About this RNA:
A computed fold for a 341-nucleotide part of an RNA from Actinidia chinensis var. chinensis, annotated as small-subunit ribosomal RNA, central domain. The RNAcentral record of the full RNA draws on Rfam. Rfam family: Bacterial small subunit ribosomal RNA. Rfam links the family to the GO terms ribosome and structural constituent of ribosome.
[in-house]
Context: one part of a larger RNA
């Protein structure tokens, strides 16, 4: 290397969008490239296999005969793939309709708490700890009422719910915008699927320049505690990385049920909602078959199959060196060996 594999042993790119290539839906039709058949050639010779002969025999010789893959010719077949033409409509978008949503990016307005300050009232502690200190406080604090100004999060509803590619995403409300999904069947008429290279998007810490600076706490030679600073948050631009996890690429079709839950149609009830029924889209448990080394999975597969993609190949050296490219840095990305065992 092949065979084999990637939930947990080593291994699914964080994610989606696409380009080149790969794979692709039902009818009929041309054409004969791929296939397939036949025929004669080629395919040195020795050799290997068959037969027969010669050294007494064998090994060895010698004469004959067969032969496979390949490769070009000639003639033929046409199911499949391919090609041409001409059609379908179930896959795909598309219009058309209703719904439902914490989907995004914007801009108004809210109520609690908080911390600061004015100001009344009091008058002796307050805070912190396992306990204690430093700390605050008669220049009136803690506490309690009123006023005021920040900044930042949005209690309850909250769910095993909804959206979203995924990071993610929640006071309200208004206008823009994106996708799904539902029913009906209008018109297109395979227009499909993965996707090397490429691009976008991408928590959290960080990083640049500008504004803001309430809570919390990372550090404070662990834990604890007083105060206090970056960051946390807004613009704008960088970085590009997670146990980015279902440690489970995607797409299409099949293959038992049972019971929530959220969306939506239908039918059936009824004065009208429910309920019990079914259908389809998603989202859960539990569970048969098969699958698995187990544990588990289990129409949301880790089951049976077909495609494309990315990755793995004992452990450590090591996700390092050494160069490249990318970044303002921090660093990221592509990536060995020697040596050991």
């Nucleotide at each position: 290397u092949u065979g084999g594999g990637c939930a947990u042993a080593a291994a699914g790119c964080a994610u989606c969008u696409a380009u080149a290539g790969g794979u692709g839906g039902c009818u009929u039709u041309u054409u004969g490239a791929g296939u397939c058949c036949a025929c004669a050639g080629u395919c040195a010779a020795a050799u290997c296999c068959c037969a027969g002969g010669g050294c007494u025999c064998a090994a060895c010789c010698c004469u004959g005969g067969a032969u496979a893959a390949g490769u070009g010719g000639u003639g033929g077949a046409a199911a499949c793939u391919a090609c041409c033409a001409a059609g379908c409509u179930g896959g795909a978008g598309u219009a058309u309709u209703g719904u439902a949503a914490g989907g995004g990016a914007a801009g108004a307005a809210g109520g609690a708490a908080u911390u600061u300050u004015c100001g009344g009232u009091g008058g002796a502690g307050c805070a912190g700890u396992g306990a204690a200190a430093u700390g605050c406080g008669u220049u009136g604090a803690g506490a309690u009422c009123g006023g005021a100004a920040a900044a930042a999060a949005c209690a309850c509803c909250a769910a095993c719910a909804a959206c979203g590619a995924a990071a993610g995403c929640a006071c309200u409300c208004u206008a823009c915008u994106g996708a799904u999904u539902u029913a009906a069947c209008a018109a297109u008429g395979a227009c499909a699927u993965u996707g090397a290279g490429a691009g976008a998007c991408g928590a959290a810490a960080g990083c640049u320049a500008g504004g803001g600076g309430a809570a919390c706490g990372a550090g404070a030679u662990a834990c604890c505690c007083u105060a206090g600073u970056a960051a946390u948050u807004c613009u704008a631009g960088c970085c590009a990385u997670a146990a980015g996890c279902g440690a489970u690429g995607g797409a299409u079709a099949c293959u038992a049920g049972g019971u929530g839950c959220u969306g939506u149609g239908c039918a059936u009830a009824u004065c009208g909602a429910c309920c019990a029924g079914u259908a389809u889209a998603g989202u859960g448990u539990u569970g048969u078959a098969c699958c698995u080394a187990a544990u588990g999975u289990g129409u949301u597969a880790a089951g049976u199959a077909u495609c494309c993609c990315g990755c793995c190949u004992a452990g450590g050296g090591a996700g390092u060196a050494c160069a490249u490219u990318c970044a303002c840095a921090a660093g990221a990305a592509u990536a060995a060996a020697a040596c050991u065992c």
The organism belongs to Actinidia chinensis, within Eukaryota.